[in-house]
RNA sequence: GCGGGCAUGGUUUAGUGGUAGAACGUCAGCCUUCCAAGCUGAGGGUACGAGUUCGAUUCUCGUUGCCCGCU
Numbered sequence: 001g002c003g004g005g006c007a008u009g010g011u012u013u014a015g016u017g018g019u020a021g022a023a024c025g026u027c028a029g030c031c032u033u034c035c036a037a038g039c040u041g042a043g044g045g046u047a048c049g050a051g052u053u054c055g056a057u058u059c060u061c062g063u064u065g066c067c068c069g070c071u
Stems, first nucleotide, its partner, number of pairs: 001070007010024004018054001026042005047063005
C1' cells in the first nucleotide's frame, strides 16, 4: 500500500427496516440478629458523519479505532 471482518449499558452479547432485549455487575427496597444467598424494583446503551426511506441498530457511502490476511 491492498483486501476482509468487527464496533449495541460498566462487562459479555441478541436483535435480516416498525416501542432496543438478556445475563453478569451497580444502586435502592424486602428478607436475615449480621453477612452471604434469595425476591422485587430502578438507573444506564446502538463508534462518528452523511445518504436512502413515512420510518435505520439493520441498507449505502465516508471517517475513526481494533483484529486478520496479502505484498